[in-house]
RNA sequence: GGCCGAGACGAUCGCGGGCACAUUGAGGGCUAACGCCGGUGCGUGAGGAAAGUCCGGGCUCCACAGGACAGGGUGCCGGGUAACUCCCGGUGAAGGUGACUUUAAGGAAAGUGCAACAGAAAAGGAAACCGCCCUCAUCUUCGGAUGAAGGUAAGGAUGAAAAGGCGAGGUAAGAGCUCACCGGCGGUAUGGAGACAUACCGGCCUUGUAAACCCCACCCGGAGCAACAUCGUGGAAAGGCAUAACCGUUGUCCGCGGGCCUUGAGGAGAUGGCUUGAACCCGGUGGAAACAUCGGGUCUAGACAGAUGAUCGUCAUUACAGAACCCGGCUUACCGGCCGUGU
RNA sequence: GAUCUGUAGUGUAACGGUAACAGACCGGACCUUUAAUCCGUGAGAUGAGGGUUCAAAUCCCUCCGGAUCC
Numbered sequence: 001g002g003c004c005g006a007g008a009c010g011a012u013c014g015c016g017g018g019c020a021c022a023u024u025g026a027g028g029g030c031u032a033a034c035g036c037c038g039g040u041g042c043g044u045g046a047g048g049a050a051a052g053u054c055c056g057g058g059c060u061c062c063a064c065a066g067g068a069c070a071g072g073g074u075g076c077c078g079g080g081u082a083a084c085u086c087c088c089g090g091u092g093a094a095g096g097u098g099a100c101u102u103u104a105a106g107g108a109a110a111g112u113g114c115a116a117c118a119g120a121a122a123a124g125g126a127a128a129c130c131g132c133c134c135u136c137a138u139c140u141u142c143g144g145a146u147g148a149a150g151g152u153a154a155g156g157a158u159g160a161a162a163a164g165g166c167g168a169g170g171u172a173a174g175a176g177c178u179c180a181c182c183g184g185c186g187g188u189a190u191g192g193a194g195a196c197a198u199a200c201c202g203g204c205c206u207u208g209u210a211a212a213c214c215c216c217a218c219c220c221g222g223a224g225c226a227a228c229a230u231c232g233u234g235g236a237a238a239g240g241c242a243u244a245a246c247c248g249u250u251g252u253c254c255g256c257g258g259g260c261c262u263u264g265a266g267g268a269g270a271u272g273g274c275u276u277g278a279a280c281c282c283g284g285u286g287g288a289a290a291c292a293u294c295g296g297g298u299c300u301a302g303a304c305a306g307a308u309g310a311u312c313g314u315c316a317u318u319a320c321a322g323a324a325c326c327c328g329g330c331u332u333a334c335c336g337g338c339c340g341u342g343u
Numbered sequence: 344g345a346u347c348u349g350u351a352g353u354g355u356a357a358c359g360g361u362a363a364c365a366g367a368c369c370g371g372a373c374c375u376u377u378a379a380u381c382c383g384u385g386a387g388a389u390g391a392g393g394g395u396u397c398a399a400a401u402c403c404c405u406c407c408g409g410a411u412c413c
Stems, first nucleotide, its partner, number of pairs: 001339004007315007015045002018042004028037003047320001051331002054329005059224004071220005076090005091105001092103004106215002111213002113209003129156002131152003135148005164182002167179003183205001185202007228272004237263005246258004279298008344412006353365003360397001368385001369383004390406005
């Protein structure tokens, strides 16, 4: 770095889902029927993470001429992919003696903000606390001391950070003031697909922070399978027909209710969505790889209170852990075993 | 499936710059004692790990716990 990983085998009993079967004298139950339940038999039935829901996509409904703003995300270069904050290869940087590993890595010279405490000064080409140096004045034991006006960022002190580093020259003392080397910036040339690398030249130098606001480039419509689609008894609602008879309402009459048909929304409920898929295995081809493509083969859970289990025997002692629309990643948990390449 | 949240035993604060306040606890004072009151160098916390930064409760990432909604 890669792979494996529901303990294995046998016996008996059971559960989900699929397919098939029952046969004429009789051979389960319900239904008018289609069928449903039950029975028997044969296949099949959790994972590498099914987890977290952290990203991306499919699918469905809603919205939508197009564009912009807001908001969110990504951020070296090239490639892969349905897409990605993923993967592969490279560049730079950091770490390691090394094999190698890690990397949210655009812009601080567009602007704004912040940098506590300490410190003289914290971003204004600013700042003089100690120190160093020149001049002047005063004192003097003639060594110097004190004070004033200046120069100075080499040294000390503070800090995470003090305006390039270091050495030489230079100077009153100093200073990129000058020079060599190193770092950074800009330009030119060469190499490279590019990030970038190498060489030369130039001036003399520009703090840090954008996982602070922001700028630049690119991407993103919203909600989620309890999405969504179909059916939908009864009751209630609306409309129509019949209101002859009958029943109830008080003994009678009127009236009212009970009748039949239609309608659309919708609760309960039912069905679909639901598992054949960017699928898996083997081989070939292209490619450095991710991956793409071709040929052959396989079918591998689909529930709706939710199955995948229990007992016994032998071996072994064994982890993390249990699908609910589906895929691609990432992250996290994990007893142990196997393989490969290196220091 | 979606969203929010985590600071002393408790309830709340805190521009990225010494984690603060109240009451509870502990100790002392007062009081005959207790309560109340007063005092205190008293004790006690940023859920865990990593990253950005000079510096993280705060910003970013990954886990853990809790809560809410459909």
Two RNAs folded together computationally: RNase P RNA and transfer RNA, 413 nucleotides in total.
It holds a member of the Rfam family "Bacterial RNase P class A". By type it is a ribozyme. Rfam links the family to the GO terms ribonuclease P activity, dimeric ribonuclease P complex and tRNA processing.
Model confidence (mean pLDDT): 77 of 100.